[in-house]
């Protein structure tokens, strides 16, 4: 990750940290770091010299001394003199192997740790012993020539030395050769003999000081060993001086270090060799610790010094500022030939995100030479740059409410915040500025001066010496003055509002924000964090128990190898002794020092620098302990194995033998089909199939039995039977006496399907042909068909090779079935030992589910996992004839993929059941005409919404103006309507009239009220706040509505269950029109719907009676008109049905019954009423409202126009197309409604629409009122006496007005239309059908449209298989935007 949940899984963040680098921003000070890249090239100056107390000397400097010249002289000049201080250069000494860089190379005794050297060296330094005789020949400088451009040489002549050499003299040196002692093999140690060899150096200031043997010490170094110390096995072999041995060189020294001969060895899965990375270590960072990561500064150790190779000196090097050769390179050049090595300090160019000054100074600390003065010293110390880190301080303190102004928000008369924050009073003065003092770091040396005593050392005291620095520090004045940014604010994560933008610009560490209300984007207020710094990148640990030693897993999540044999490993019953390796215990050595930790000390703190402890978990030495584990050894029997005796059973090999099946040949019988499918063709048949006898061949497979059944290690094995071979149990409990489990490589065995040889070859069958299906069908059917299936041999070596569960032991509740042995027997019980299965219990498990055959509890081994794609791919490598198998990555991309359960919503799964869903039927639509509405076109506009089902005779229950929201043109502008204030005016309305199309506008006229005398009210006008909008967003809304659906569902509370999410209850079984209702039940109730209660309609009523009503009684003008009178009808108010009764089922609810009764019978019809929700369904144009937008206009007003357009389409309707009809005429019966600007009786005229009188009725009183029927002529099958559209004329009503654009009325006119393809609607009884009437709206009407009313008035329904729609259960599921879903290939 999902709708939601548990869980495996990956991604990702929050922490630290860094030699960082980029971005905004910047006051100070202290400490400490500053080329990670180009081991790139490198001007330029500097880093290594010293020593006259070794020597010749004297280029150079001064002193002396000696004569000259010059001057009176003093002096000053130029000569000559190594005599003195001194010295360039040169001979010698000593150092130039240290300091100082850098990490290129090394995977190695490099480095760490710990140990060895009976195998070594050691300059200066300490100690002790002993010595220091004689003697000799060069040579550099310097001198004279010469070569060269230069660097640098050649040649000759002299001459010294602490230089070089030669004798001598030493034994601790070598060789041999005795004795004693030890030890650790080779061997040391100590003491004798004989032989060889091999020292030396002076200098003085007379005090030293230097020389030379030897021995020992200290220091340093050289070598050896145990043990640690990267990846890769997609590197399995390696090795020729390679191993080892004799010897002989070399070496300080051992050693194949060399060499010569000799053997033929060594190394390696416990990872050799090869490839790659790569300095090691203290220690640093994280970490809860194991652990992980890194090794910059600082230390130690090793590498290297332009890049290779060498070796010289030397105590010490294969040498950073040293030779030599080879190589790039870069300079010089006179072209013949030279020269140089910053990875030393500073610098400089490249390269790069990026990293400093060509600084002082030797005062201090150290080194180097000298006796010492003092010289050298970019080691060091110091200042410089850089917020690169770490630490401090600072940017003020207190007080201050009209909580001012201003920003910003809001629910906006007002509040909230910025905010005690400023302003303003008071105070401080770190920093800063000015001026003044001003440190430590110094210790001493020469030198005096004292004391000691060993007479030249020590110790005291005095004595120059400061780069940094006038710094650190301290006073003193001054003045809040000189000093805040930076990044966030959607969840993770502390902190939210407005504006703007509109999948656009842009944000983003993961999730993920942004298509008009963005707390995610950009600005602003406001807040939050951190602070002289924020943030961002990069990398490392952390969290990640996500490589699980601490501390993971493997049935389904990734992961158990196809089995078995068995190698090395690994592990290993029971009891006893010895030994002490692992294991424990004390004791010692080491673990450098810095870090890090604890107490403590110094810089005002503190970073920082220090003193002391503790700690370095290791290593090594040793002394002890034996309980465990190892080793030796010696018993045991329960593990394992062996023996025997029984037994099982599709266990393998290999021979024989069977019958049914199919198929084929032959002969007979027979005649036209057979096969075969959903239907069909393809094939096969009159040359006789199929069918059926009858006899023969072939090859392959074994029906029934047959099982949750047996055996096998796995694969896998079934027809009988021999033979051989294995195995597994059981009983005896006889034999061995741990002999054992696992088991990496290793062998071997392994389904089908391929593969190669040779056989067969009967079915069936990839391929493939042929018919069908189909849009197509390289497919699923079907008719043929080869390989192949089947044998031997040999290969290959894999499967959902599964129990998706590796093997051994050994423990742990029960019930049941079965197979195989035992307990003598047995259709019965039982008990034991081994297999095979079912159910549970405690335990596990995310769950499902395991569950003595565990997936409990343990123990031992193998094997193999670590997020998904890429991908079991490539690429190498082994194996294979091939096919392929085995091993097995990366780039890249993604933010999940997945398991297991849970609600649903889905199935052309399943069950159950309903609904005019289908059927069964009557009638329609679609065809035609018009009518009305949508689409689409057209239009200045045809205002605007509604769009499957749930729009389209809808919103509209009335568009000639109006309405009217659209078009075009004319006007207004606080506006057509409203309101508040302030002001001026006095009216407004109404008449007359003029211009206009009208609004308008002018003009003439008529003309206020109240009053407390301020002024109101009303009206105009002006100015100001409001206004207006059918403009937008129904996907911001409210509030109404349609749909599913009057379907029967949809919840809740307690309390059970599940880790949850949920579940239960609401299931099961019977019934209902229903989750209606009974029974059952871990659930008992309960609540919204259903039912019922309301209206209405059918019947009754001993109630009630006007306007109704008239049966009976009177009058009568014959009219319920009057009297009367409420039976009737009606109106109103009550009864009535409840499965109440019966019979039969049934446990009940309840169901049947042409049951009874009754008007009415199982909800009587009918209406109202629509649960929890579903379409982001609809409607911002009915209304209300949020936000955006107009504002001399997207407001308003008026006149004309428009919504009534018209090649076309598509809904809903009307009339018809006829004779069940139409036409003439004549004759009847309703309900609901409406009614004063109305209904109109009733007269009269007029064909008629209607006109002109006129009664009565605001209405159970009066008006308005039926047509189908019915009866009767005609009409006789035709485009008609069916049908009435259009189009002519004449008219009639309403309206300011019927031109666009009204109805109706009359003469004439007289189109399609002859029953309508595919499809597709309504309806189950007073209903379909048909027939007219009414009423809203309304001056009139486009109404054929709605909403009601009543008359006539049928058919049909066996069913529920299918088609839609729904409802319960249940099942799968990779849906959940929920199948219009998801996804999978091509293409683009």
């Nucleotide at each position: 990750u999902u709708g939601a949940u548990c869980c495996u899984g990956g991604c990702u963040c929050a922490g630290g940290a860094u030699g960082a680098a980029c971005g905004c921003u910047a006051g100070c000070g202290g400490c400490a770091g500053g080329c990670u890249u180009a081991a790139c090239a490198c001007a330029u100056g500097c880093a290594a010299a010293u020593c006259g107390a070794g020597g010749g000397g004297c280029a150079u400097c001064g002193c002396g001394g000696g004569g000259g010249u010059a001057g009176c002289a003093a002096u000053a000049c130029a000569c000559c003199u190594g005599g003195c201080g001194g010295c360039g250069a040169c001979c010698g000494g000593c150092g130039g192997a240290a300091g100082g860089g850098u990490g290129c190379g090394u995977a190695a005794c490099g480095c760490g740790u710990g140990a060895g050297c009976a195998a070594c060296a050691u300059g200066c330094c300490c100690g002790u012993c002993a010595c220091a005789g004689g003697g000799g020949g060069a040579u550099a400088a310097c001198a004279g020539a010469u070569g060269g451009a230069a660097a640098c040489g050649u040649c000759u002549c002299c001459u010294a030395a602490u230089a070089c050499c030669c004798c001598a003299u030493a034994a601790c040196a070598u060789a041999u050769u005795g004795g004693a002692a030890g030890g650790c093999a080779u061997c040391u140690u100590c003491u004798g003999g004989u032989a060889u060899u091999g020292a030396a150096a002076g200098c003085u200031a007379c005090g030293g000081u230097g020389g030379u043997g030897a021995c020992g010490g200290a220091u340093u170094g050289g070598c050896u060993c145990g043990c640690g110390u990267g990846a890769c096995a997609u590197u399995a072999g390696c090795u020729a001086g390679u191993u080892g041995g004799u010897g002989u060189g070399g070496u300080a020294a051992c050693g194949g270090c060399a060499c010569a001969c000799c053997a033929a060895g060594g190394c390696u899965a416990c990872g050799a060799u090869g490839u790659c990375u790569a300095g090691g270590g203290g220690u640093u960072c994280u970490g809860a610790g194991a652990g992980g990561a890194a090794g910059g500064u600082c230390c130690c150790c090793c590498a290297c010094a332009c890049u290779g190779g060498a070796a010289c000196u030397g105590a010490g090097a294969c040498a950073c500022g040293g030779u030599c050769c080879a190589g790039a390179c870069u300079c010089c050049u006179a072209c013949g030939g030279g020269a140089g090595g910053c990875a030393g300090c500073a610098g400089u160019g490249a390269g790069g995100a990026a990293u400093a000054u060509u600084g002082g100074u030797c005062a201090a600390u150290g080194g180097g030479c000298g006796g010492a003065a003092g010289c050298c010293u970019g080691a060091a110390c110091c200042a410089g740059c850089c917020a690169u880190g770490c630490c401090g301080c600072g940017u003020g303190a207190a007080g201050g409410a009209a909580u001012a102004a201003g920003g910003u928000c809001c629910u906006a008369u007002g509040g909230a915040u910025c905010g005690u924050a400023a302003a303003c009073u008071u105070c401080u003065u770190u920093u800063g500025u000015a001026c003044g003092g001003g440190a430590g770091c110094a210790a001493u040396a020469a030198g005096g001066c004292g004391c000691a005593c060993g007479u030249g050392u020590g110790c005291g005291u005095u004595g120059a010496u400061g780069a940094g620095a006038g710094u650190a520090c301290c006073g003193u004045a001054c003045g809040a003055a000189u000093a805040a940014g930076c990044a966030u604010c959607g969840g993770c994560u502390a902190a939210c509002u407005c504006c703007g933008u509109g999948c656009c610009a842009g944000c983003a560490g993961c999730c993920g924000c942004g298509g008009u209300a963005a707390u995610a984007c950009g600005g602003a207020g406001g807040a939050u964090g951190c602070a002289a710094g924020c943030g961002u990148u990069a990398u490392c640990c952390g969290g990640a128990u996500u490589u699980a030693u601490u501390g993971g897993g493997u049935u389904u999540a990734a992961a158990g190898g196809g089995u078995g044999c068995g190698u090395a490993g690994g592990c290993u019953g029971u009891u006893g002794u010895g030994c002490a390796a692992g294991u424990c215990a004390g004791a010692g050595g080491u673990g450098a020092a810095a870090u890090a930790c604890c107490c403590g000390a110094g810089c005002u703190c503190a970073a920082c620098u220090u003193g002391g402890g503790a700690a370095u978990u290791g290593c090594c030495u040793u002394u002890g302990a034996u309980a465990c584990u190892g080793u030796a050894u010696g018993g045991c029997u329960u593990g394992a194995a062996u023996a025997c005796u029984g037994u099982u059973g599709c266990c393998g090999u290999g021979g024989g033998a069977g019958g049914a099946a199919u198929g084929a040949g032959u002969a007979g019988u027979g005649u036209a089909g057979c096969g075969g499918u959903g239907a069909a063709a393809u094939g096969c048949a009159u040359a006789g199939a199929u069918a059926u006898u009858a006899c023969u061949c072939a090859g392959a497979a074994c029906a029934c039995c047959g099982a949750u059944u047996g055996c096998g290690a796995a694969g896998g094995c079934a027809u009988c039977u021999c033979a051989c071979g294995a195995a597994g149990c059981a009983g005896u409990c006889a034999u061995u006496g741990a002999c054992g489990c696992u088991g990496a490589g290793g062998c071997a065995c392994g389904a089908a399907a391929g593969c190669g040889u040779g056989g067969g070859g009967a079915u069936c069958a990839a391929a493939c042909a042929g018919g069908a299906u189909u849009a197509g069908a390289u497919a699923c059917c079907c008719u043929g068909g080869u390989a192949g299936u089947c044998c031997g041999c040999a290969c290959a070596g894999u499967a959902a090779a599964c129990g998706a569960u590796g093997a051994a032991u050994a423990c742990u509740c029960g019930c049941u079935g079965u197979c195989g042995g035992c307990g003598a027997u047995a259709c019965a019980c039982u008990g034991u030992c081994g297999g095979c299965g079912g159910c549970c219990a405690a335990g596990c498990g995310a769950a499902a589910g395991c569950a003595a055959u565990a997936a409990g509890u343990a123990u031992u081994c193998c094997a193999c996992c670590u997020g998904g794609g890429g991908a079991g791919u490539a690429c190498g490598c082994c194996g294979g004839c091939a096919a392929c198998g085995g091993u097995g990555a990366a780039a890249c991309u993604c933010a999940a993929a997945g398991g297991a359960a849970u609600u649903g919503a889905c199935g052309g799964g399943g069950g159950c059941c309903c609904g005019c869903a289908c059927a069964a039927g009557c009638g329609g639509a679609g065809g035609a005409a018009c009518a009305u509405g949508u689409g689409g076109u057209u239009u200045a506009a045809u205002u605007c919404g509604a769009u499957g089902a749930u729009a389209c005779g809808c919103g509209a229950g009335g568009a000639a103006c109006c309405u009217u929201a659209c078009c075009c043109g004319g006007g207004c502008u606080u506006g057509a309507a409203c309101c508040g204030c302030a002001g001026u005016c006095g009216a407004c309305c109404g008449g007359c009239u003029c211009a206009g199309a009208g609004a308008u506008g002018g003009g003439c006229u008529u003309u206020c009220c109240c009053u407390u005398c301020g002024g109101g009210g009303c009206g105009g006008c002006u100015g100001u706040a409001g206004a207006g909008g059918u403009g937008c967003u129904g996907c911001a809304u409210g509030g109404u509505u349609g749909u599913c659906g009057u379907c029967a569902g949809c919840u809740c509370g307690u309390g059970c269950c599940g880790u949850g999410a949920g579940g239960u209850g609401u299931c099961g079984g019977c019934u209902u029109a229903a989750g209606u209702g009974c029974c059952a039940u871990a659930a008992c109730g309960a609540g919204c719907g259903c039912a019922a209660c309301c209206c209405u309609u059918g019947c009754c009523g001993c109630c009630a009676g006007u306007u109704g009503c008239c049966a009976u009684c009177a009058a009568u003008a014959c009219g319920g008109u009057u009297g009367g009178g409420c039976a009737c009808u009606c109106u109103g108010c009550g009864g009535g049905a409840c499965u109440g009764c019966c019979a039969u089922c049934g446990u009940a609810a309840g169901a049947u019954g042409u049951g009874a009764g009754g008007a009415a019978g199982g909800u009587g019809g009918g209406g109202a009423u629509g649960a929890c929700g579903u379409c982001a369904a609809a409607u911002c144009a009915g209304c209300a409202c949020g936000g955006c937008c107009c504002u001399u206009a997207c407001g308003u007003c008026c006149g004309g126009g428009g919504c009534u357009a018209c090649a076309c389409a598509c809904g809903u309707g009307u009339u018809a197309c006829a004779a069940u009809g139409g036409a003439g005429g004549g004759u009847a019966c309703a309900g609901a409604a409406g009614g004063c600007a109305g209904c109109c009786a009733c007269c009269u005229g007029g064909c008629g629409a209607c006109a002109g009188g006129g009664c009565g009725c605001g209405a159970a009183u009066c008006c308005c009122c039926a047509a189908a029927a019915c009866c009767u002529u005609c009409c006789u099958c035709a485009g008609u006496u069916c049908g009435g559209a259009u189009c002519g004329g004449a008219g009639u009503c309403u309206g300011c007005a019927a031109c666009c654009c009204g109805a109706c009325u009359c003469c004439g006119u007289g189109a399609a239309g002859c029953u309508g393809g595919a499809u597709u609607c309504g309806c189950u009884a007073g209903u379909a059908a048909u027939c007219g009437c009414g009423c809203a709206u309304c001056a009139g009407c486009c109404a054929u449209g709605g909403c009601g009313c009543g008359g006539u008035g049928a058919a049909u329904a066996c069913g529920u298989u299918c088609c839609c729609g729904g409802g319960c259960c249940u099942u799968g599921c990779a849906c959940a935007c929920a199948a219009c879903g998801c996804c999978c290939g091509u293409c683009a």

Model confidence (mean pLDDT): 83 of 100. A computed fold for a 1388-nucleotide RNA from an uncultured bacterium, annotated as small-subunit ribosomal RNA. It matches the Rfam family "Bacterial small subunit ribosomal RNA".